Annotation: The RNA shown here (transfer RNA) has 71 nucleotides and comes from a Patescibacteria group bacterium. Model confidence (mean pLDDT): 82 of 100. Rfam family: tRNA.
RNA sequence: GGGCUUGUAGGUAAAUGGUAUACCAUACCCUUCGCAUGGGUAUAUUCCGGGUUCGACUCCCGGCAAGUCCA
Numbered sequence: 001g002g003g004c005u006u007g008u009a010g011g012u013a014a015a016u017g018g019u020a021u022a023c024c025a026u027a028c029c030c031u032u033c034g035c036a037u038g039g040g041u042a043u044a045u046u047c048c049g050g051g052u053u054c055g056a057c058u059c060c061c062g063g064c065a066a067g068u069c070c071a
Stems, first nucleotide, its partner, number of pairs: 001070007010024004018054001026042005047063005
C1' cells in the first nucleotide's frame, strides 16, 4: 500500500427494509429477624457523515477504528 470481515445499553450477543430486543451487570421495590436465593419495576444502545426509500441496525458511497490475509 491492497483484499476480506467486523463495529448495536457498562459487558456479551440477537434483529426478512416496518415499535431496536435478550442475558449478565446497575438502581429501587417485594419476600427474610438478617443475608443469600427467588420475583417485579426502572435506567441505558445502532462508530461518524452523506445517499436511496413512505420507512434504514439492515441497502449504497466516503471516513474512522479493530481483527485477519497478501505484498